[in-house]
RNA sequence: CUUAUCAAGAAAGGCUGAGGGAAAUGGCCCGUAGAAGCCUUGACAACCUGCUGAUGCGACACUUAUGAUGAAAGUCAUGUGAGCUGAAAGUAAGGUGCCAACUCCAUCCCGAGGAAGAUCGGGACAGAUAAG
Numbered sequence: 001c002u003u004a005u006c007a008a009g010a011a012a013g014g015c016u017g018a019g020g021g022a023a024a025u026g027g028c029c030c031g032u033a034g035a036a037g038c039c040u041u042g043a044c045a046a047c048c049u050g051c052u053g054a055u056g057c058g059a060c061a062c063u064u065a066u067g068a069u070g071a072a073a074g075u076c077a078u079g080u081g082a083g084c085u086g087a088a089a090g091u092a093a094g095g096u097g098c099c100a101a102c103u104c105c106a107u108c109c110c111g112a113g114g115a116a117g118a119u120c121g122g123g124a125c126a127g128a129u130a131a132g
Stems, first nucleotide, its partner, number of pairs: 001132006011041005019030003024107004042099001044097001047095002049092004056084002060081003065078005103126001108123005
């Protein structure tokens, strides 16, 4: 930079000790009944990956596979096997990720609503994660 997803899901213990929820502003929360960080263990999820596998493919094999044709050699069709492919779905959990609140909410634009609001919907921006 590109693409996809972001309303679901999932915590205990140890060390430590005051902050934390990405940044700014505003809000709203979490936190000395222990924040952030580090370590251990456990879970959650299923993006990548492995397996199963529909389908498809052809200068593969079948030298008594079957049929057609042919005097024969052979040719054609079908079948079977192997190989390659690998949809949907399922499964495993190797590589990541993740385990308060929608990405905690708003901010910019458009729309609905309304006296103004509240509120609701769509999009953009930013961010997070994965794959490239």

The RNA shown here (SAM riboswitch aptamer (S box leader)) has 132 nucleotides and comes from uncultured Puia sp. The coordinates come from a structure-prediction model, not an experiment, and the mean pLDDT is 82. The sequence is in RNAcentral, with records from MGnify. Rfam family: SAM riboswitch aptamer (S box leader). From the family's description: The SAM riboswitch is found upstream of a number of genes which code for proteins involved in methionine or cysteine biosynthesis in Gram-positive bacteria.